This is a predicted structure of a 77-nucleotide RNA (transfer RNA) from a Chloroflexota bacterium. The organism belongs to Chloroflexota, within Bacteria. Its Rfam family is "tRNA". By type it is a transfer RNA. The coordinates come from a structure-prediction model, not an experiment, and the mean pLDDT is 82.
């Protein structure tokens, strides 16, 4: 330098053939239980879907530029 893959809740990951109300587990908070805590159970909060642009009635999803990380190939020394 070129190619490929990934980026979604604090963390790990889903989200159907190119698209139609953004979710789960875990963690966190509250409650029940307990002498207290843990565990268990119930409830709750938590999101600029990496950042822009485009297409569309409508984009996590399609197109495109950039950023970050990983992998592969190559060049110079």
């Nucleotide at each position: 330098a070129g190619g490929c893959c990934a980026g979604u809740a604090g963390c790990u990951c889903a989200a159907u053939u190119u698209g139609g109300c953004a979710g789960a587990g875990u963690g966190c908070c509250u409650g029940u239980c307990u002498c207290c805590a843990a565990a268990a159970c119930a409830g709750g909060a938590g999101g600029u879907u990496g950042c822009g642009a485009g297409u569309u009635c409508g984009a996590u999803u399609c197109u495109u530029g950039c950023c970050u990380g990983g992998c592969c190939u190559g060049c110079c020394a």
It was read from a public genome assembly.